């Protein structure tokens, strides 16, 4: 320098193909349980879906540009 993949909750990821309520596990908080802890159970909180634009009644999803990470090639 070129090509490809990826970017979603603290962490690991699904959802994208087929536009229509943002989810799962783990972690966090509170409560129950226990002599206490752990385990278990219940509830709750936590997200400008990498950034900026475009299309659309409606964008995590489609299109363009940019940024970052990884891989490959030179």
């Nucleotide at each position: 320098c070129a090509a490809g993949a990826c970017g979603u909750a603290g962490c690991a990821c699904a959802g994208c193909u087929u536009g229509g309520u943002a989810g799962u596990g783990u972690g966090g908080u509170u409560g129950c349980u226990u002599u206490g802890g752990g385990a278990g159970c219940a509830a709750c909180a936590g997200g400008u879906c990498g950034c900026c634009g475009g299309u659309u009644c409606g964008a995590a999803u489609c299109c363009g540009g940019c940024c970052g990470u990884c891989u490959u090639g030179a």
The RNA shown here (transfer RNA) has 74 nucleotides and comes from Caulerpa lentillifera. The sequence is in RNAcentral, with records from ENA. Lineage of the source: Eukaryota > Viridiplantae > core chlorophytes > Halimedineae > Caulerpa. A source record names the gene trnP-UGG. RNAcentral records the identical sequence in 2 taxa. It matches the Rfam family "tRNA". The family's RNA type in Rfam is transfer RNA. The coordinates come from a structure-prediction model, not an experiment, and the mean pLDDT is 81.